A computed fold for a 73-nucleotide RNA from a Candidatus Margulisiibacteriota bacterium, annotated as transfer RNA. The coordinates come from a structure-prediction model, not an experiment, and the mean pLDDT is 80. Its Rfam family is "tRNA". Its family is annotated with triplet codon-amino acid adaptor activity in the Gene Ontology. It is annotated as a transfer RNA.
């Protein structure tokens, strides 16, 4: 300087012919126990990096910018 991949819940991450945002684990009640832990219910928690285009409609498709890994010279 070039060229890939990536950024979606507190964490790890899904989410395709663009169509109401999801799971695990945590967190919060509750159920259950003599109490605890295992365990079941229920629930809360998202400007999906930001900033623009396209389109009725955008996590998603396009461009710019940032942040985070690779490679090449």
């Nucleotide at each position: 300087g070039c060229c890939c991949c990536u950024g979606u819940a507190g964490c790890u991450c899904a989410g395709u012919u663009g169509g109401u945002a999801g799971a695990g684990c945590g967190c919060a009640u509750c159920c259950a126990u003599g109490g605890u832990a295992a365990g079941g219910a229920u629930g809360a928690g998202g400007u999906c990096a930001c900033g623009a285009g396209u389109u009725c409609a955008a996590c998603u498709c396009u461009c710019g910018u940032c942040g985070g890994g690779g490679g090449c010279u």